[in-house]
Background
A computed fold for a 530-nucleotide part of an RNA from an uncultured Saprospiraceae bacterium, annotated as small-subunit ribosomal RNA, 5' domain. Its Rfam family is "Bacterial small subunit ribosomal RNA". Its mean pLDDT, the model's own confidence on a scale to 100, is 84.
Context: one part of a larger RNA
């Protein structure tokens, strides 16, 4: 000198962009953060409409009341499907195939999506909701009866699927891989419909996402030198999507290590970021990729996918409720609270856009996201006027050789401008889709045209009218390094200080003042890195 997720002191006009618990992975009140589908199903708690019959009133059209009816729009709770494994947070652990990079899988899986080839025949028994009867303070829960499905089960059909056996061709990378033929055995399906479709089953391929293995690389300490019994290898079995001591039985005695094993300490890794001419050194906040975690620890279930942040079970600590019998909970989601700390924001708005889940769709949900609020925390930009004006005015302050000098064109005064401010009026882009209406083209699945509908931000940005210099300057420093000097006070005191060093009676170094220098809505100090 540069830099910062900074803090502190003094000061502070505005706008744009960005950033904002680095500490206690401490504890959490409250609200929200994952639902959706009635075009799978039985149904009908609420709302709206219709129908029916009754009563009252009646202008004889109807109106009102209580009632029945799932008939319709819809829909609480329930069965079922898909999603909840994404998105969001944090960095505790991890020195590791965790990450990075390059390969491999003749050892693997992949819901939704795309393409292709086949198929969807017949039957059955339950169960929730509802109803009835209970238990419990609650959380919740027991029994009985009855019912539906794209829920569940059985039979049929089936090969390019799976398993077993036989055979053959081609190829390779050692185990082998791929293709063909034959035989035997095994396994499928679901409907809904606006009749257009859409969904379902099996198989093959793709895409996407993942899993595993390997080479190299990725901190410090040798004042850590030996470590290891599922340990190293084999055979067999089990297990897995899959290879494998992954697990187990038996057998052998191996395996790793000064090319640093083992142990200890520290740490999420990378793209990047800071600095530097570079080499390098430091760092990993925001954004993106990967990993790990979800009160501490463990376990599996469901599922294409989890050993699952807002799922389950168990143990533990803590907190809460209780009728003392027993129960409930997990903000390292967004806000917010307490605590800790030098220190870090609103219990805001909207789904309008982008994206996601579900749905044929309308749409619903979305603290993802888009916005707004707070903070000079950073970067960038703008302003606080401009021109003229000497009696070099007065007052004040300071210096002085008492003549004057300085503040200083500074002010007054004259003219001008209006960014900004206040005021008047106007006022966006971001929105085009979906959908509705209509037209056209057709390869019959969609594509295209026209019109309509939709804005949180926001009456914001921006434009414009009027007024008037009007609303707007500080901070640090002035001995040398280092730009900027005098006076007074103090008297090795009080104090300063980054280093050298100042201060003991004329201190340009302390404190104040005048003057000056530097930067400027900031300026200094502290901390850390180069």
């Nucleotide at each position: 000198g540069g830099a910062u997720g900074a803090a502190c002191g003094c000061u502070a006009g505005c706008g744009g962009g960005a950033g904002g618990c680095c500490u206690a992975a401490u504890a959490c009140a409250u609200g929200c953060a994952a639902g959706u589908c009635g075009a799978a199903c039985g149904g009908u708690a609420a709302c709206a409409g219709g129908a029916c019959a009754u009563u009252a009133c009646u202008u004889c059209g109807g109106u009102a009341a209580a009632g029945u009816u799932g008939c319709u729009g819809a829909c609480g709770a329930g069965u079922g499907g898909c999603g909840c494994a994404c998105g969001g947070g944090u960095g505790a652990g991890u020195a590791a195939c965790g990450c990075g990079u390059a390969c491999g899988u003749a050892a693997c899986c992949u819901g939704c999506c795309u393409u292709u080839g086949a198929g969807a025949g017949g039957g059955g028994g339950a169960u929730a909701g509802c109803c009835c009867c209970g238990g419990g303070a609650a959380a919740c829960u027991g029994g009985g009866a009855a019912u539906a499905a794209u829920a569940c089960c059985c039979c049929a059909u089936a090969g390019c699927a799976u398993u077993a056996a036989u055979u053959u061709a081609u190829c390779g990378c050692a185990u082998g891989a791929u293709g063909g033929a034959u035989u035997a055995a095994u396994u499928a399906a679901a409907g809904c419909u606006c009749a257009g479709g859409u969904g379902c089953u099996c198989a093959a391929a793709g895409a996407u996402g993942g899993a595993c293995g390997u080479g190299c690389a990725u901190g410090c300490c040798a004042u850590u030198a030996g470590u290891u019994a599922g340990u190293u290898g084999g055979u067999g079995a089990g297990g897995u999507a899959a290879c494998g001591g992954c697990u187990c039985a038996c057998c052998a005695a191996g395996a790793c290590g000064u090319c640093g094993a083992u142990g200890g300490c520290u740490a999420g890794g990378g793209g990047g970021c800071g600095u530097g001419a570079g080499a390098g050194c430091g760092u990993g906040g925001a954004c993106c990729c990967c990993c790990a975690c979800a009160c501490g620890g463990g376990u599996a279930c469901u599922g294409a996918g989890a050993c699952a942040c807002g799922g389950a079970c168990c143990c533990g600590a803590c907190u809460c409720c209780u009728a003392c019998g027993g129960g409930a909970g997990g903000c390292a989601g967004c806000a917010g609270u307490a605590a800790g700390g030098a220190a870090u924001a609103u219990u805001g708005g909207a789904c309008a856009a982008u994206g996601g889940a579900c749905g044929c769709a309308a749409g619903u949900c979305u603290g993802a996201u888009c916005c707004a609020g707070c903070c000079a925390u950073c970067c960038c930009g703008c302003g606080u006027g401009c021109a003229g004006g000497a009696u070099g005015a007065c007052u004040g302050c300071c210096c002085u050789a008492u003549g004057g000098g300085u503040u200083g064109u500074a002010a007054a005064c004259u003219g001008c401008u209006u960014u900004u401010a206040u005021u008047u009026g106007g006022g966006a882009a971001g929105a085009a889709a979906c959908c509705u209406a209509u037209c056209c083209a057709u390869u019959u699945a969609u594509g295209g045209g026209u019109a309509g509908c939709u804005g949180g931000c926001g009456g914001u940005a921006c434009c414009u009218u009027a007024u008037g210099a009007a609303u707007a300057a500080g901070c640090a420093c002035c001995g040398g390094c280092u730009a900027a000097c005098u006076c007074c006070g103090u008297g090795c005191c009080a104090g300063c200080a980054g280093c050298c060093g100042c201060g003991g009676u004329a201190a340009u170094a302390c404190g104040g003042a005048g003057g000056g220098u530097g930067c400027a809505a900031g300026c200094g100090u502290u901390a850390u890195c180069c």